[in-house]
Order: sequence, then C1' cells, then structure tokens
RNA sequence: UUGAGUGUGGGCUGCGCAGAAGGAAACUUUUGCGCGAUCUCCUGUCAAAUUCGGGGAAGCCGCUGGCUGGGUAAUCCCGAGCCAAGCCCUGAGGGCCUUAUCGCUCGAAGGGAAGGUGUAGAGACUUAAUGGCAGGCACCCUACCGCCGGAUCAUCCGGGCUGAGGGUGAAGAGAAAGUCCAGACCACAAACCGGUGAAAGCCGGAC
Repeated sequence: UUGAGUGUGGGCUGCGCAGAAGGAAACUUUUGCGCGAUCUCCUGUCAAAUUCGGGGAAGCCGCUGGCUGGGUAAUCCCGAGCCAAGCCCUGAGGGCCUUAUCGCUCGAAGGGAAGGUGUAGAGACUUAAUGGCAGGCACCCUACCGCCGGAUCAUCCGGGCUGAGGGUGAAGAGAAAGUCCAGACCACAAACCGGUGAAAGCCGGAC
C1' cells in the first nucleotide's frame, strides 16, 4: 500500500547474510535467502499537458471441461502525441555604452536532455508533495589536479584538508490531502428489473 475499520495473504521500501557487475573509494545496480525492531533533513519555486492505441500481472473469485481457458485486480510497462518552471543549443527582434567596433543585457519562435501525462472508483475541481526545479544543511569518500607537512629532494612518503570533485539523506501520486460525483461500502437490501455468461462476474435501469 492493498478496504470505510481491523492485515496473518500479495506487492514495495529498509535492514542482515551470501553472490555478480560498475567505481580509486564512499557508494550504485542487481540475484537469492531471511527479518518485519530502529533511522530517512530544511527553505523557496512550478501546477502545465492531462490525449489516442497497446503489452504484462501477484493475490483473490468461479469451474464450463482438451485449462494455450473465464473474471477481478494491488500494480509493471511500450508506441505516438502533448507539457509549467528550470537546464542545454539556436535565435527574429529590442535595450545600455561607444563616433563606430567590441562588450553587457532582455528575448518571441524553434530544437534537445531529463521528468511528467497516458496510469482514479467512470470522472470534475482546488491544493501543493513523497514529484520537476533552485539553494542550503548534515554525514561519508579521495584516484587525478590543487593545498599542507616530511625526506635520502626534478622524485618519493604522508595528510580528507572550510580547495575541488564524487556519494548518501527510503518507499508512498495507477488520485496524495480535500471537495464533488453516475461508482463503492453500511442500513433498508448478500435485495429488485433487463441483457450476457457455465459460474464468478460484467453492462444497463430504477430506488
């Protein structure tokens, strides 16, 4: 998380043990077995697109009878299209300075890299997070460069060091907090009517 409440089942994160790959290292990705006890930072900013198709699926329900099968579904994705702010490329055009050039700056439109949409209970709307972006903080690493120290001094040894670079700070958004609604649950009512089906169920109607 799966259900309005209770989760022992399923899925995910994290942790432990063992293995593999990458890396100098911190660490990252991943496979298997187990655990279900602890831990997961702060501030600001963005709210747009929200579409058309398609492929899987644990668990659960049913049992027609060659099951290479029916249903439901937590969820995992693919193709095309589209998208806010920020980033990269390009840049119509404009502003400042100057005699002019150079320079500085704003910048429509277009392209690109992520990420998002698609992916709610059919769905609508608001918000801003666990998301995108910018900055900060904490802790960890040190191959190369830089810095510091030492030595037998054109070389070597050592030091994570307020340089610099890298890493970690979980998962939850396949609707998260809410409002609504034709859905669902509870009561009336495991109901009623119609269709379909072997059933489970699905579609529609009415209240």

This is a predicted structure of a 207-nucleotide RNA (Group I catalytic intron) from Nitrospira sp.
The model forms 85% of the base pairs in the Rfam consensus.
Its mean pLDDT, the model's own confidence on a scale to 100, is 76.
The sequence was found by an Rfam model in a public genome assembly.
It matches the Rfam family "Group I catalytic intron". Rfam links the family to the GO term Group I intron splicing.